[in-house]
The prediction has a mean pLDDT of 83. The RNA shown here (Glycine riboswitch aptamer) has 99 nucleotides and comes from Uliginosibacterium sp. The sequence was found by an Rfam model in a public genome assembly. It matches the Rfam family "Glycine riboswitch aptamer". Gene Ontology term of the family: glycine biosynthetic process. Of the family's consensus pairs, 90% are formed in the model.
RNA sequence: CAACCCUGUUCGGGAGAGUGCACGCCGUCGCGACGCGACGCGGGCCGCCGAAGGCGCAACCCCCCGGGAACGCUCAGGCAAAAGGACCGAACGGAAUAC
Numbered sequence: 001c002a003a004c005c006c007u008g009u010u011c012g013g014g015a016g017a018g019u020g021c022a023c024g025c026c027g028u029c030g031c032g033a034c035g036c037g038a039c040g041c042g043g044g045c046c047g048c049c050g051a052a053g054g055c056g057c058a059a060c061c062c063c064c065c066g067g068g069a070a071c072g073c074u075c076a077g078g079c080a081a082a083a084g085g086a087c088c089g090a091a092c093g094g095a096a097u098a099c
Stems, first nucleotide, its partner, number of pairs: 006094008018046001020045002023042002026040006047079003053075001054073003060067002
């Protein structure tokens, strides 16, 4: 003094699964009007997903302790759009180390 690795930010890509059911003495809008419908909100019930996070293990690593996946579990989260999203790529930084 680097590149790779590690790490931060920005940009791009990024899957899966019901925009389910009924209820509300709530709100807004519409209508053929005191009832109905749509949307929003609220909690309830059931079904489902798995790639934020979390938990548990396999191979493997490790004397012990333990570590450990995109595997498993679904606590959390999610199941129209939006948001999020493991992971991948690029750019700009940070830290470190070899020669």